The part of an RNA shown here (large-subunit ribosomal RNA, domain IV) has 330 nucleotides and comes from an uncultured Alphaproteobacteria bacterium.
The prediction has a mean pLDDT of 86.
It matches the Rfam family "Bacterial large subunit ribosomal RNA". Its family is annotated with structural constituent of ribosome and ribosome in the Gene Ontology.
The sequence was found in a public genome assembly.
[in-house]
Context: one part of a larger RNA
RNA sequence: CGAUCUUGAAGGAACUAGGCAAAAUGCGUCUGUAACUUCGGGAGAAAGACGACCUCUUUUCAGGCAACUAUAAAGAGGUGGCACAAAAAUGGGGGUAGUGACUGUUUAACAAAAACAUAGGACUCUGCAAAAUCGUAUAAGAUGAAGUAUAGGGUCUGAUGCCUGCCCAGUGCUGGAAGGUUAAGAGGAGGUGUGCAAGCACCGAAUUGAAGCCCCAGUAAACGGCGGCCGUAACUAUAACGGUCCUAAGGUAGCGAAAUUCCUUGUCGGGUAAGUUCCGACCUGCACGAAUGGCAUAACAACUUCCCCGCUGUCUCCAAGAUCGACUCA
Repeated sequence: CGAUCUUGAAGGAACUAGGCAAAAUGCGUCUGUAACUUCGGGAGAAAGACGACCUCUUUUCAGGCAACUAUAAAGAGGUGGCACAAAAAUGGGGGUAGUGACUGUUUAACAAAAACAUAGGACUCUGCAAAAUCGUAUAAGAUGAAGUAUAGGGUCUGAUGCCUGCCCAGUGCUGGAAGGUUAAGAGGAGGUGUGCAAGCACCGAAUUGAAGCCCCAGUAAACGGCGGCCGUAACUAUAACGGUCCUAAGGUAGCGAAAUUCCUUGUCGGGUAAGUUCCGACCUGCACGAAUGGCAUAACAACUUCCCCGCUGUCUCCAAGAUCGACUCA
């Protein structure tokens, strides 16, 4: 000097990105227990009291004819200790907000989470030799399934509660078939080469000719999208109102400086002596918004934010001790 421990005056988070680490709590019985709530919970909430040993009394239960032995509890009195759940093992607690409903799963060896999954919801495909998938190289065969649309496959969302607005112009999908376009093929007017010719070879217009595309509809819990300028009320300010341009339609409910807010430490309120974080509001939403789900939400979480109580060597500010190393000598 290091590692692992023990103890510490006064203070008690002043440490620090952050109470990281440590300390504290811890067991049993009894009392008692808030908001909120999906009435199950929350809850071991919180907050308290008691506990060793001896004697007596009452009760309990098992065996036994009984004496008695063994079990459990209550009450009364007493004894000793610094300390009685005397060791070990053995919850710190409360409040607030975010996210995800929950139990579960995950980057074997830097990430356990708000990511994945989930029950629930929705759309879509599939009538059975099903759709979808494996196989081969387009076969046999197999899964689906010894199932049959209350079934099976795919996609999205993600308990529950209240809800899920407008747009089909673009892209996609589904349906339609009148017309346009359109391949090979059919067709063969006409023409070319060669030849004396017959012929042979070749080019070839009209016409006919499928799906697709154009076209016509539907469809957004399909991919997606959801405006601008100007004026106006008896102070001012603001604009329920009006005008105008554009669009397929111009963002509804709800939420909002948010895991989203650049300006920004926005403004106001709360908490602190002092608060770029936090909580509650406001709305000027750079650039929220409704199953790429919106907003609430009890319970839950080795999740994330902020605050309080308890507790402490985290700190003010370090000190002493133990063991093992390092180090010195042999």